[in-house]
Context: one part of a larger RNA
RNA sequence: GGACGAACGCUGGCGGCGUGCCUUACGCAUGCAAGUCGAACGGACUCAUUUGAGUGAGCUUAAGUUGCCUUGUGCAACGGCGGCUCGUAUACUCGGUGAGUUAGUGGCAGACGGGUGAGUAACACGUAGGUGACCUGCCCAAAAGUGGGGGAUAAGCUGCCGAAAGGCGGUCUAAUACCGCAUGUGGUCUAAGAUUUAAAGGUCUUAGAAGAAAGCCCUUCGGGGCGCUUUUGGAGGGGCCUGCGGCCGAUUAGCUUGUUGGUGGGGUAAUGGCCUACCAAGGCGACGAUCGGUAGCUGGUCUGAGAGGACGAUCAGCCACACGGGGACUGAGAUACGGCCCCGACUCCUACGGGAGGCAGCAGCGAGGAAUCUUGCGCAAUGGGCGAAAGCCUGACGCAGCAACGCCGCGUGAGGGACGAAGGCCUUCGGGUCGUAAACCUCUUUUGUCAGGGAAGAAACAAGACGGUACCUGACGAAUAAGCCACGGCUAACUACGUGCCAGCAGCCGCGGUAAUACGUAGGUGGCAAGCGUUGUCC
Numbered sequence: 001g002g003a004c005g006a007a008c009g010c011u012g013g014c015g016g017c018g019u020g021c022c023u024u025a026c027g028c029a030u031g032c033a034a035g036u037c038g039a040a041c042g043g044a045c046u047c048a049u050u051u052g053a054g055u056g057a058g059c060u061u062a063a064g065u066u067g068c069c070u071u072g073u074g075c076a077a078c079g080g081c082g083g084c085u086c087g088u089a090u091a092c093u094c095g096g097u098g099a100g101u102u103a104g105u106g107g108c109a110g111a112c113g114g115g116u117g118a119g120u121a122a123c124a125c126g127u128a129g130g131u132g133a134c135c136u137g138c139c140c141a142a143a144a145g146u147g148g149g150g151g152a153u154a155a156g157c158u159g160c161c162g163a164a165a166g167g168c169g170g171u172c173u174a175a176u177a178c179c180g181c182a183u184g185u186g187g188u189c190u191a192a193g194a195u196u197u198a199a200a201g202g203u204c205u206u207a208g209a210a211g212a213a214a215g216c217c218c219u220u221c222g223g224g225g226c227g228c229u230u231u232u233g234g235a236g237g238g239g240c241c242u243g244c245g246g247c248c249g250a251u252u253a254g255c256u257u258g259u260u261g262g263u264g265g266g267g268u269a270a271u272g273g274c275c276u277a278c279c280a281a282g283g284c285g286a287c288g289a290u291c292g293g294u295a296g297c298u299g300g301u302c303u304g305a306g307a308g309g310a311c312g313a314u315c316a317g318c319c320a321c322a323c324g325g326g327g328a329c330u331g332a333g334a335u336a337c338g339g340c341c342c343c344g345a346c347u348c349c350u351a352c353g354g355g356a357g358g359c360a361g362c363a364g365c366g367a368g369g370a371a372u373c374u375u376g377c378g379c380a381a382u383g384g385g386c387g388a389a390a391g392c393c394u395g396a397c398g399c400a401g402c403a404a405c406g407c408c409g410c411g412u413g414a415g416g417g418a419c420g421a422a423g424g425c426c427u428u429c430g431g432g433u434c435g436u437a438a439a440c441c442u443c444u445u446u447u448g449u450c451a452g453g454g455a456a457g458a459a460a461c462a463a464g465a466c467g468g469u470a471c472c473u474g475a476c477g478a479a480u481a482a483g484c485c486a487c488g489g490c491u492a493a494c495u496a497c498g499u500g501c502c503a504g505c506a507g508c509c510g511c512g513g514u515a516a517u518a519c520g521u522a523g524g525u526g527g528c529a530a531g532c533g534u535u536g537u538c539c
Stems, first nucleotide, its partner, number of pairs: 001539004006535005013410006019403002021368001026366003030363003035108003040105002043102008052094004056086005064078005069072001115321003125245007134238003139234008147181001149179002156171006188209008215226004247293003254284003259281008296318004300311004323344005346357004374400001376399003382396001383394004413443004423434004448476006457466001483528005488509003494523005504511002
């Protein structure tokens, strides 16, 4: 000198674009952050529609049934064919059709997106390769199929237990939920054979064996669309393996028994001591093993002429983690942050029997700290999930808010104005200086205030949070806007007074003990400027 995710002191007008818990991976109140599909399914509810079906009250009364006894064509009760009168229906019940809502079953998505850097010195990362040792939902291309059955269960209804969280039973029912059967292009397995290669878990042929599926919507009834099953290829995504590369310590010198290799077996999508039994005794190390310390890695960032050095915030790629530790389940895929189970610490509820929870998501709170923001608006755009679609969800994202935290830009006026005002400071008392500075005159209006107009961002029917914002036009009026540090040398900038080795300054040298350009104040001057200084860290 440059740089910063900075902090502190003094000061502070505006805009654009960025950035903002570096410390306790400390604990968290509250709200929101992952749902969606009724065109998979049975229900439930609401509305509309449909003369499709049904209906009320009173009086009277046939057949019939039952009871009583005095056994009679006896009495009484029930019963209600038929008949009469009244009432109403723009009502109610059941059914059909259509529209809508959705607790549950089912499907897809919750493995992405978002956060953090604790751990990790490791094939974690970077780079270059290998996979003749592998997987891949949705998407694209292609081939073949989609036949025929069955038994349950949630919801519902009902009973019960519990303070709650929740649970147990009975009964009923559906499916693209579940399970057999059939078919088998192709694929898989077994056996035999052929073929290619450096190396078969590659390719081909034959025989045998086992193994698939689901329907929904529209229709002009011809069909169309979305699906489902098996297989091949692709795209994108991943797993595993290898060469090389990147920290410190030798005041850490020896380390290792699943250890190193082999065989058989198991396990995995797959290689492999990954696991296991047996066998052999190996394997690593001064080219630094082992141990200890530190640390996420990279693209990059800062600095430097470069070589190099330091760092790894924001953005992007990879990895790891999700209260601490362990475990599996589901699934194409799991470190499964807002899934499950167990143990632990902590917090909360409780009827004391038992339960609930996990902000290193966005805001926000407490604590810690020198220090780091709003419990905002919107899904309009971009992107994502689901859906045929309309659409729904999306604290991703787009915006706004706060903070001179940073970078960049703009302004705080311009021209004229001496007899050099007043005032301050200095003075050799003549004057000098602040100083064209001010006043005053002329002008302008960036900015500001008020008023009027008013976007692009939406390609594509509609839809704009930002936003009545940016921007444009008009009016007003120099109006609303300057500080900070330094002035002994390094180092640009000097005098006066006060103080008197005191008070103090100080990056280094050093100043201060009675004329201090070095302390304090004032005037002046220099530098930078909405900043200026100081501190910290790196080059």
Molecule: small-subunit ribosomal RNA, 5' domain
Organism: uncultured bacterium